[in-house]
RNA sequence: CGUCGACAAGGGCAUAACCGUCGAAAGACGGUGACGCAAAGCCUCCGGUCCUCGGAUGCGCAAUCAAAGCGCAUCACGGAUAGCGGGGUUGCCGCA
Numbered sequence: 001c002g003u004c005g006a007c008a009a010g011g012g013c014a015u016a017a018c019c020g021u022c023g024a025a026a027g028a029c030g031g032u033g034a035c036g037c038a039a040a041g042c043c044u045c046c047g048g049u050c051c052u053c054g055g056a057u058g059c060g061c062a063a064u065c066a067a068a069g070c071g072c073a074u075c076a077c078g079g080a081u082a083g084c085g086g087g088g089u090u091g092c093c094g095c096a
Stems, first nucleotide, its partner, number of pairs: 004094002012037002017032006035083001041089003045086003048081004052076001054077001055075007
């Protein structure tokens, strides 16, 4: 230094829930709080999962020269999840 992850040392992060704010929502941020985590530090490149205000398409209603309007469905153009995996990248310690 690399691999690796100790009944080690010093520490770190912060589940759910509650309160507040933002958001259509999933969810995010702040505070309280700890279920857990050797990357539960950071990054949506790949897959999964979640959302549905807009967008596109289709069907129906209504109207009818048309357009606009309403409802339903599909897509992922869109958004979220890094504490769902994979991947990239940085990092504390050093038993075996």
A computed fold for a 96-nucleotide RNA from Steroidobacter sp., annotated as c-di-GMP-I riboswitch aptamer. Lineage of the source: Bacteria > Pseudomonadota > Gammaproteobacteria > Steroidobacterales > Steroidobacter. Its Rfam family is "c-di-GMP-I riboswitch aptamer". Rfam's curators write: GEMM was predicted in a large-scale screen for bacterial structured RNA regulatory elements. Model confidence (mean pLDDT): 83 of 100. It was read from a public genome assembly, where an Rfam model found it.